[in-house]
Molecule: c-di-GMP-I riboswitch aptamer
Organism: Gammaproteobacteria bacterium
């Protein structure tokens, strides 16, 4: 200084879950709480995953709707998936940037 990380010293962070805000949601503040964490410090930069919009397909219902004549087809609505997009979220999903405590073998 690099890798590396001990049942080491001294700290440190805090997940699930309650509490209280905030937020359309994912989530996010703050308190209590500890599953973890040597970067569980920072940064959404790639990827993934969530959420919310829009759209294109499909697929369920509906309809004083069209044609058609019992099979349905087309049109519209409403809900619901997958793609593709856009805006947010996540760094405690993985990869990359930065930064950085202590030192047994």
């Nucleotide at each position: 200084a690099u890798c590396u990380g001990a049942c080491a010293a001294a700290g440190g962070c805090a997940a699930a879950c309650c509490c209280a805000g905030c937020c359309a949601a994912a989530g996010c503040u703050g308190g209590g709480g500890a599953c973890g964490c040597a970067a569980a410090g920072c940064c959404a930069c790639g990827g993934g995953u969530c959420c919310u919009c829009g759209u294109u397909u499909c697929c369920u219902u509906c309809g004083a709707g069209a044609c058609a004549u019992u099979c349905g087809u087309c049109c519209g609505a409403a809900a619901g998936a997958c793609c593709c997009c856009a805006a947010g979220a996540u760094c405690g999903c993985c990869g990359g940037g930065c930064u950085u405590c202590c030192a047994a073998c």